[in-house]
RNA sequence: GCCUGUGUAGCUCAGUGUUAGAGCAACGCACUUGUAAUGCGUAGGUCAUGGGUUAGAAUCCCAUCACAGGCU
Repeated sequence: GCCUGUGUAGCUCAGUGUUAGAGCAACGCACUUGUAAUGCGUAGGUCAUGGGUUAGAAUCCCAUCACAGGCU
């Protein structure tokens, strides 16, 4: 230098055009002599950034950034 992949909640990830979700973690309540476990609930998001297409974009297209891998 070229090619490919990844970027979504604190962490690990799902979601391939029409309402942003799960598990774990956090917090509250119940249970318990107390803790753990368990049950119920609550909160937490600029979907890497900027633009484009569309009635509608996390999703499609372009550029940029970061990370990982490959080729020379």
Molecule: transfer RNA
Organism: Candidatus Pacearchaeota archaeon